[in-house]
Predicted 3D model of an 86-nucleotide RNA (c-di-GMP-I riboswitch aptamer) from a soil metagenome.
RNA sequence: GAUAAAGGCAAACCCGGCGAAAGCCGGGGACGCAAAGCUAUGGGUCUACAGCGAGACACACUCGCCACGAUCGCCAGGCCGCCGAA
Numbered sequence: 001g002a003u004a005a006a007g008g009c010a011a012a013c014c015c016g017g018c019g020a021a022a023g024c025c026g027g028g029g030a031c032g033c034a035a036a037g038c039u040a041u042g043g044g045u046c047u048a049c050a051g052c053g054a055g056a057c058a059c060a061c062u063c064g065c066c067a068c069g070a071u072c073g074c075c076a077g078g079c080c081g082c083c084g085a086a
Stems, first nucleotide, its partner, number of pairs: 001083001008033002013028006031073001037079003041076003044071003051065005
């Protein structure tokens, strides 16, 4: 970062599976992406099993707080990478 070339990835949605959930994995499928490759390092956002507090209190249930969970296709950092016009 181009009306280039060779390619790559794969949103929503559907099917199957895992998970308490967020979400993830596989198959199909393409909204888009010059890093939509990798990495949870800093921030943001999402979920709340467990734990804590309260209501209630027979069991249960409800509310709040909270990552050790998740998100790299939210932003940034780090690492790696194809091509080569202006």

Overview
The coordinates come from a structure-prediction model, not an experiment, and the mean pLDDT is 88. The RNAcentral record of the sequence draws on MGnify.